[in-house]
RNA sequence: GCCGCCUUAGCUCAGUUGGCAGAGCGACGCACUCGUAAUGCGUAGGUCUCGGGUUCGACUCCCGAAGGCGGCU
Repeated sequence: GCCGCCUUAGCUCAGUUGGCAGAGCGACGCACUCGUAAUGCGUAGGUCUCGGGUUCGACUCCCGAAGGCGGCU
C1' cells in the first nucleotide's frame, strides 16, 4: 500500500429481507434469613463508534472517517 471482517447497556453478545432497541452477567431496591450468600420479584442504565446520503421512516441500505482484528504484498 491492497483486501476482508468487527464496532449495540458497566462486561459478554443477540437482533431485524427498513416499522416499539433486547438477553445473560453485573449494579441498585424489595422479599426471604438471626445475619450473609443463594433464590424470587422489581428498577435504573443506550447519541446502536462518528459524519453525510437515500427513505414517510435507518442499528439495519449507500458513501466517507475513526478504532480493533486478520490476510496479502
A computed fold for a 73-nucleotide RNA from Desertihabitans aurantiacus, annotated as transfer RNA. It was read from a public genome assembly. Rfam family: tRNA. Taxonomically the source falls in Desertihabitans (Bacteria, Actinomycetes, Propionibacteriales, Propionibacteriaceae).